[in-house]
RNA sequence: AGGGGUAUAGUUCAAUGGUAGAAUAGAAGUCUCCAAAACUUUUGAUGUGAGUUCGAUUCUUACUACCCCUG
Numbered sequence: 001a002g003g004g005g006u007a008u009a010g011u012u013c014a015a016u017g018g019u020a021g022a023a024u025a026g027a028a029g030u031c032u033c034c035a036a037a038a039c040u041u042u043u044g045a046u047g048u049g050a051g052u053u054c055g056a057u058u059c060u061u062a063c064u065a066c067c068c069c070u071g
Stems, first nucleotide, its partner, number of pairs: 001070007010024004018054001026042005047063005
């Protein structure tokens, strides 16, 4: 320099263009002599900009970050 891939909750991962979920972590409670475990409730997220669409995590495009390949 050229080509390809990935970006969603604190973390690991889902989601046929139609209300963004799970596990774990965090908070509160029940239980317990105390704690752990278990159970119940609860908080929290689509990398940035633009476009297509009635509607975008999803499609298109540019950028940013990271990874891989070629030289």

Predicted 3D model of a 71-nucleotide RNA (transfer RNA) from a Candidatus Gastranaerophilales bacterium.
Lineage of the source: Bacteria > Bacillati > Candidatus Melainabacteria > Candidatus Gastranaerophilales.
It was read from a public genome assembly.
Rfam family: tRNA. It is annotated as a transfer RNA.